Small-subunit ribosomal RNA from a metagenome, 1474 nucleotides, folded computationally. Its Rfam family is "Bacterial small subunit ribosomal RNA". Gene Ontology terms of the family: ribosome and structural constituent of ribosome. RNAcentral holds the sequence, with entries from SILVA.
């Protein structure tokens, strides 16, 4: 410090996720030791048991017992125990220490102050004193009530308990003087009056220690104040003791703290009131910091102590282990009544994912009491439990290659675990065992820890390694299993038969007594942005203006010192963090010192800037004067054109409307046309990226009223300014209310069309509405998707308005204000913006923070309603989005090409047959191929074979290959059984080489390794092939350009069949394609003449022969064609058009040749091959059957339907091929297919072989025919072991459909179509198929609008699996959260009323009454007090109204998510109606 994830790829925006650190944690697996810390985060839930606060005899009275001693009448008694135990009176303490965080949003806490408004026991210090007197009372004794707890009565007694009184003050009241202060007031010294103290104990004593009063200090506490201190405005108004005053009461103390009276205030947008949540801080965690989150342990403060209320005592409490009352709960009970409060330490139950021992000790530190000894102390010190955290140590070290065994893997060679192990040699750190020594903590004594830490010696490798991960992020890879299953997953995503992602294994990586997971916090996240973000299109500028509060604000001078700056003082507790040391063997830990504590406060100083005060200025702003433009606004008047309607005339059959129609109007006279009239609405031309307005918006003309703006001139005021939360006003269209108006247009509605449907688009009608007046609504893509203001920052060029200047004018230059275009710098993700900023800065306002749910629900405000404004959450997804790029696509555009259309010729589709396919059938009808690009295709030829299929019969190292052992030869022939395979028997004996040992080939037998598979996967593959397409494209290097994907080149202007060539150009070059090179064909030359040829000579039936080498022909080598020449045109180019010459002319014709790639195209059944599967069978052999089936459908063909023809006879002219298991002449023979015999020929020689259409002649005369030949019958001949299923052919007979073929559709542009025959491959035989060959030989092309396919450029895109794309809504089903809901049921708050415990205060006090007074003195009375009564106040409780909020609720609303459901096709292309 970043990374992953939106896309085909890119940049940006933006969310989600990860890597880090931390924890009072929990869970899973595992676990050796020690040190130091920490340990109920949940139920402030309930608690058994023990302990946690007592102490003092030096304040006081009383006062045992056991035991021991003595004595005794054995009953006791005395002494001692005993300054005892014990309780009581009294004093001090119990308000500390310890726990918890419920409440509290507060002067509670933090910080800084105030107290001149206060108190303070014990402690320190100073001063003075401590005289006289009195009456009780507990304990105790007796008695009594009660179950108990606990009381009652009588009697006795002491004090440092209580009371009276003397004295004293700086106490209180009044008052005088002085001083301080602005003042309230304070300080000092007096005067008078009033109230008003004391206590003793110890010691032989000295003396010590108490007590009282007063002052001071220290400590602690109370109160008050400034500032800071969570969220919600869907909480906006709150408040009657409320705010203030005078007085009184109360308190230690100011104060409405309380009360009477008076006034009507007080708080609040700088957030009152209300609601929700929460103890606060030092700190802790994280972070670079600023911040964010947190408030366990330790320290400070606060609050609480079962819940609520209350006071008492006291220096201090409204009191955790005190009291009273009420309530809930628990316990005891004799039922009458009582007792209790672990949020102290342990511990129990419960809750929970989860948190320890009913331990030891007061030895240390600290606290209470005491003169002290000492006692008490679950504070504390220790130990125990827990890997809960941090820190430290260890689980051994060295050597050791036969690289062992074994595991894993493998290309079978090896690799790896791996020096790892074993083996050998060492060591004893930690732990352990044994033995010995042995602390500090303790200043004199005292040690729980503890015979602990630690040290020494001996022993022995002995006692000690796991967890997670290994697709990317993220370090680490293979095998097996599984087969969208099981499962994984933090995000992206893995898994559908070759999973580095699931599970196991081997190996590896990381950390390590731990490792992972989960949860939470911060970080990364600049993802709330103070540091440090944005708002044209990604989320985001309010529709516009005016203006309040607020924020900000021009120039100069003076003053001030609030902000600001500097210095100093105080404070900022300690601990912690940080730095430097020190102590534990180290570290954690502890400790010393320092720094820091960024803050607050006080004082001093400064005066630049901001503020404030005063004065001045004119550049901002405003006023005055002159002048100008304008659809700026409101009101009134008025004009013509057009539509419609009405009246009349002319006129006749249609009009209207559409893609085409119909509804509609019209013979009752329409449309058309002329004249007249009515009425409403809107204002052609001018008119313009022109003008005006804040925006919405504003358009005939004239008049009136009125707002704003520009320019110019001097002049005046003198900062008067900018922005603007709330607020107010304006605000298109539609809509609403009332009343008018209504020509045209026109939601709704009706009809007609279209359509599968058409509640639409189109047409005919048509009502609200549109118009006017007055109100309401308050929203729009109210858009420049761009808030307002000011200043600065290159130019060029239009246009509107005004002005200056030169000039007579035209016109030019300049200034200012608008409104446009282009463009530099700059900005921007890019697109783009660019003085009219989206640039550079300042000020103010509004708004945004992933998508959906949702601008929705609820609540509130507004509205007549419609609705508007404000505005969430649950839940769900990992994206949603912007700009640009490359493709693809478009019922987008432009250019161009192609038998693509058109123009033609001939077909298919109809018939019969052939053939292939589907379907059906079957035991089997083997398999593959399926739009073009499957279907006369694989198959260049299924009777057996082929053959893969079916039935049946057989074989199991096999029909075929290699290796090993043994034996031998084989082959061949015959017989028998059998359908055959095969089995049995017989005959037969013979291979080659040889170094004679044997070897090889072959056959048989045996054993296993293995063979074999036309079994599966063409979606695991190679190879081959089809297709786009013989279309003109597809790319690269360097350079340039862009942040980048990419672009450029390859685009543009021409041209071409062509990315062919030329020109231009930030490109320059190059490659694969195109073309050419190759074959063939067309012309010529040359060479060579046999089997080919024959001009001249001879000859023959015949190029038959002699001869010839001219010609044809054959096959070798050359030539020829290149836009080379001419003209025109074109840019002077490339080229194009025409012409000449030429056999051939612009690629001469034809072929071979197929770029990068696309279609998971085809083929595992040509071949090869991974994986899987079968192995007495899915292999192999055999016979028979099947592939040839047949209601049907389709493709491809053949033959026809006839006279351009059929039939018969005669007659002419090819090319290219094939041939020895062959072609087979001639001859004879058969009607014929053919047969017999046989010449020639391995072929320019012989044969197949006859070419046919054509020509000549004859006939047929338009008909189901002398057309057509299917089908069937009979008879033959051929091939072949074999023609039944199932061959082709011949003869005779039979003579079906069919008379030119619906919708639709195919081929072809010249030697082509059409037509005619010939040959070949395969092949025993079988050809209408296929592949070649020649003969005869046309028609048409205006042209590119349209259909199809393709190329280039451009455009749009929400597509990228790429339009066979994407995608929307209803409905149906399941699940989830949520709103409404008759209600039901809780909680909280508050109003009113009733009630009223304890206590306090007031009052009364007839009952009771020690101290003082009077007194007759044991009486009685008085003062005072107490009980009791009454009143006020008040907690719980009860009744009732209201508000807020939670849970639940039949039914219901929408929302979200789900597998491939249903209906349509709304959006994305002009998405087919933008």
């Nucleotide at each position: 410090a970043g990374a992953g994830u939106u896309u085909g790829a890119u940049c940006c925006u933006g969310g989600c996720u990860c890597a880090g650190a931390a924890c009072g944690a929990a869970c899973g697996c595992u676990g050796g030791c020690g040190g130091u810390a920490u340990g109920c985060u949940u139920a402030a839930c309930a608690c058994a048991u023990g302990c946690a606060a007592g102490u003092c005899g030096a304040a006081c009275g009383c006062g045992a017992a056991a035991g021991c001693c003595a004595u005794u009448u054995c009953g006791g008694u005395g002494g001692u125990g005993a300054u005892u135990a014990g309780a009581g009176u009294g004093g001090c303490g119990c308000a500390c220490g310890g726990g918890u965080g419920a409440g509290u949003a507060a002067c509670g806490c933090g910080u800084a102050g105030a107290u001149a408004a206060u108190c303070u026991a014990c402690c320190u210090u100073u001063u003075a004193g401590u005289g006289c007197a009195g009456g009780a009372u507990a304990a105790c004794u007796u008695u009594u009530c009660g179950a108990a707890a606990g009381g009652g009565a009588a009697g006795c007694u002491a004090a440092u308990a209580c009371u009276g009184u003397a004295u004293a003050a700086u106490a209180c009241u009044a008052u005088u003087u002085a001083a301080a202060g602005u003042a309230g007031u304070u300080u000092a010294a007096g005067u008078a009056g009033u109230u008003g103290a004391a206590a003793g104990g110890g010691g032989c004593a000295a003396c010590c220690u108490g007590c009282u009063a007063a002052g001071a200090g220290a400590u602690g506490a109370g109160u008050c104040u400034g500032c800071g201190u969570a969220c919600c405005a869907u909480u906006a108004g709150c408040u009657a003791g409320u705010u203030g005053g005078a007085g009184a009461g109360g308190u230690a103390a100011a104060g409405g703290c309380u009360c009477c009276c008076c006034a009507a205030g007080g708080c609040a947008a700088c957030g009152a009131u209300g609601g929700u949540u929460a103890g606060c801080g030092g700190g802790c965690c994280u972070g670079a910091g600023a911040g964010g989150a947190u408030g366990a342990u330790c320290c400070g403060c606060c609050a609480c102590a079962c819940u609520g209320g209350g006071a008492c005592u006291g220096a201090g409490a409204c009191a955790c282990g005190g009291c009273c009352c009420a309530g809930a709960c628990u316990c005891c009970u004799a039922c009458g009544g009582g007792a209790g409060g672990c949020a102290g330490c342990a511990g129990u139950g419960g809750g929970g994912a989860a948190u320890u021992u009913u331990g030891c000790g007061c030895a240390a530190u600290g606290g209470g009491g005491g003169c002290a000894a000492c006692c008490c102390u679950g504070a504390c010190g220790c130990a125990g439990c827990a890997a809960u955290a941090c820190c430290g140590c260890g689980u051994g070290g060295g050597u050791g290659a036969a690289g062992a065994a074994g595991g894993u893997u493998u290309u079978u060679g090896g690799a790896u675990c791996g020096u790892a192990a074993a083996g050998c040699c060492c060591u004893u750190u930690g732990u352990c065992u044994u033995a010995g020594g042995g602390a500090a903590g303790a200043u004199a004594a005292u040690g729980a820890c503890g015979g602990u830490a630690c040290c020494u010696a001996a022993g022995g490798a002995a006692u000690a390694a796991g967890c997670a991960c290994c697709g990317g992020c993220u370090a680490a890879c293979u095998c097996c299993g599984u087969g969208c299953c099981a499962g994984c997953a933090g995000c992206c995503g893995c898994g559908g038969u070759a999973a580095u992602a699931c599970g196991g294994a081997g190996g590896g990586u990381g950390c390590a007594a731990g490792c992972g997971u989960u949860g939470u916090u911060c970080g990364g996240a600049a993802u709330c942005a103070c540091u440090g973000g944005g708002c044209g299109u990604a989320a985001a500028g309010a529709g516009c203006a005016c203006g309040u509060a607020g924020g900000c604000g021009g120039u100069c001078u003076u003053a001030u010192a609030a902000g600001c700056u500097a210095a100093a003082g105080g404070u900022g507790a300690a601990a912690g963090u940080c730095c430097a040391g020190a102590g534990c063997u180290u570290a954690a830990c502890u400790u010393u010192g320092g720094a820091a504590u960024u803050g607050c406060u006080u004082u001093u100083a400064g005066a630049a800037c901001u503020g404030u005060a005063a004065g001045a200025c004119u550049a901002g702003c405003g006023g005055a004067u002159g002048u100008c433009a304008g659809a700026g606004g409101c009101a009134g008047a008025u004009g013509g054109a057009a539509u419609u309607c009405c009246u009349g005339g002319u006129g006749u059959a249609g009009a209207g409307g559409u893609g085409a129609a119909a509804u509609u109007c019209g013979u009752a006279g329409a449309u058309a046309u002329c004249a007249g009239g009515a009425g409403g609405a809107a204002c052609a031309c001018c008119g313009g990226a022109g003008g005006c307005g804040a925006a919405g918006g504003c358009g005939g003309u004239c008049u009136g009223c009125u707002g704003g703006g520009g320019c110019a001139u001097u002049u005046c005021g003198g900062a008067c300014g900018c922005u603007g939360a709330g607020g107010u006003g304006c605000g298109a269209a539609a809509g609403c209310g009332u009343g008018g108006g209504u020509a045209g247009c026109a939601a709704a509605c009706a009809g007609g069309a279209u359509u599968a449907g058409a509640u639409a688009c189109c047409c005919u009608g048509g009502u609200a509405g549109u118009c006017c007046a007055c109100g309401c609504u308050g929203u729009a893509a109210a858009c420049g998707a761009u808030g307002g203001a000011u200043a600065c920052c290159a130019g060029c060029u239009g246009u509107u308005u005004g002005g200056u200047u030169a000039a007579a004018a035209c016109u030019g230059a300049c200034c200012a204000a608008g409104u446009g275009g282009u463009g530099c710098a700059g900005c921007a993700a890019a697109c783009g913006c660019g003085a009219u900023g989206a640039g550079u800065a300042u000020c103010c306002c509004g708004c945004c923070u992933g998508g959906g749910a949702a601008g929705u629900a609820c609540g509130g405000u507004c509205g007549c309603a419609a609705g508007a404004c404000u505005a969430a959450a649950a839940c769900u997804c990992a994206a949603a989005g912007g700009a640009a790029u490359u493709g693809a696509c478009g019922g987008g555009g432009g250019c161009c090409c192609g038998c693509a259309c058109a123009a033609g010729c001939g077909g298919u589709g109809g018939a019969g047959c052939a053939u292939g396919u589907g379907g059906u059938u079957u035991a089997a009808u083997u398999c593959g191929a399926c739009g073009c690009a499957a279907c006369g295709c694989g198959a260049a030829g299924a009777a057996c074979c082929u053959u893969a299929c079916c039935u049946g019969g057989u074989c199991u190292u096999g029909a075929c290959a290699u290796c090993c052992u043994c034996u031998g030869c084989a082959a061949u022939c015959a017989a028998u059984g059998g359908a055959g395979a095969c089995a049995u028997u017989g005959a037969g004996u013979u291979c080659u080489c040889u170094u004679c040992g044997g070897a090889g080939a072959c056959a048989g037998a045996g054993a296993g390794a293995c063979a074999g598979g036309u079994g599966c996967u063409g979606c695991a593959u190679g190879g081959c092939u089809g297709u786009c397409g013989u279309c003109a494209g597809c790319u690269c290097g360097u350079g340039u350009u862009g942040u980048g994907a990419g672009a450029u080149g390859u685009u543009g202007g021409g041209u071409u069949a062509a990315g062919u060539c030329c020109c231009g150009c930030a490109a320059c070059g190059a490659g694969c394609g195109c073309a050419a090179c190759c074959c063939u064909u067309a012309c010529c030359c040359u060479u060579a003449g046999u089997u080919g040829c024959c001009a001249a000579u001879a000859u023959u039936a015949a190029g038959u022969u002699a001869g010839g080498a001219a010609c044809u022909c054959u096959a070798g080598g050359g030539g020829g064609a290149c836009u080379g020449c001419c003209a025109g045109u074109g840019u002077u180019a490339a080229g194009c058009u025409g012409g000449a010459g030429g056999a051939a002319g612009g690629u001469g014709g034809g072929g071979a040749u197929g770029a990068c790639g696309u279609c998971a195209a085809g083929u595992c059944c040509u071949c090869a091959u991974g994986g899987c599967c079968c192995u007495u069978a899915u292999g192999a052999c055999c016979a028979g059957g099947g592939c040839u089936a047949c209601a049907c459908a389709c493709g491809u063909g053949c033959u026809a339907c006839a006279a351009u023809g059929g039939u018969a006879a005669c007659u002419a002219c090819a090319a290219a091929g094939a041939g020895u298991a062959g072609c087979g002449a001639a001859a004879c023979u058969g009607c014929g297919a053919g047969g017999u015999u046989a010449a020639g020929c391995g072929a320019a020689u012989c044969u197949c072989a006859a070419a046919a259409a054509g020509g000549u002649u004859a006939u047929c005369a338009c008909a189901g025919u002398u057309c057509g030949g299917a089908u069937c019958g009979c008879a033959g001949a051929c091939u072949g072991c074999a023609a039944c299923u199932c061959g082709a052919c011949u003869g005779c007979g039979u003579g079906a459909a069919g008379u030119u073929g619906g919708a639709a559709u195919c081929g072809c542009u010249a030697g082509u179509a059409a037509u005619c025959g010939u040959a070949g491959a395969u092949c025993a035989g079988c050809a209408u198929g296929c592949u070649a060959c020649g003969g005869u030989g046309a028609a048409u092309a205006c042209g590119u609008u349209c259909c199809c396919g393709g190329g280039c450029c451009u455009u749009g895109u929400a597509c990228a699996c790429a339009c066979c794309g994407c995608c929307c809504g209803u409905c149906a089903c399941a699940c989830c959260a949520u709103g409404g809901g008759a209600g039901u049921u809780g909680a909280u708050a508050c109003g009113a009323g009733c009630a009223g415990a304890a206590g306090a205060c007031g009052u009364u006090g007839g009952g009771c009454u020690a101290a003082c007074c009077u007194g007759u003195a044991u009486a009685a009375g008085g003062a005072g007090g107490c009980a009791g009564g009454c009143g006020u106040u008040c907690a719980a409780g009860c009744u009732u109204a209201u508000a807020u909020u939670g849970a639940u609720g039949a039914c219901u609303g929408g929302g979200g998510u789900g597998a491939a459901g249903u209906c349509g096709u709304a959006a994305c292309a002009a998405g087919g109606u933008a």